[in-house]
RNA sequence: CUCACGACAAGGCAAACUUGUUGAAAGACAAGGGCGCAAAGCUGCGGAUCUACAGCCAGGAGGGGUUCUGGCCACGAUAGCCGGGCUGCCGAA
Numbered sequence: 001c002u003c004a005c006g007a008c009a010a011g012g013c014a015a016a017c018u019u020g021u022u023g024a025a026a027g028a029c030a031a032g033g034g035c036g037c038a039a040a041g042c043u044g045c046g047g048a049u050c051u052a053c054a055g056c057c058a059g060g061a062g063g064g065g066u067u068c069u070g071g072c073c074a075c076g077a078u079a080g081c082c083g084g085g086c087u088g089c090c091g092a093a
Base pairs, nucleotide, nucleotide: 005091006090012037013036017032018031019030020029021028022027035080041086042085043084045083046082047081048078049077050076055072056071057070058069059068060067061066
């Protein structure tokens, strides 16, 4: 110095929930708040999961315009679901 590993020390991040903003929603952002996390840093590459505006299909209602319900569906989302990739503090056993 590197890899593995996770003691020490300095720190870091921030679950649920509350408030506000945004979005069709899932969710995201900000403030408060701490469940926890050795990558709970970054990255939607693989798997998985969530939502369904729009679109398609089916059924009902309806004089017409249309409307309601259900199903399928990411181009949306989740990195604190798992794996992969990149980067990183300290340096005991």
c-di-GMP-I riboswitch aptamer from Firmicutes bacterium UBA5449, 93 nucleotides, folded computationally. Its Rfam family is "c-di-GMP-I riboswitch aptamer". Its family is annotated with cyclic-di-GMP binding in the Gene Ontology.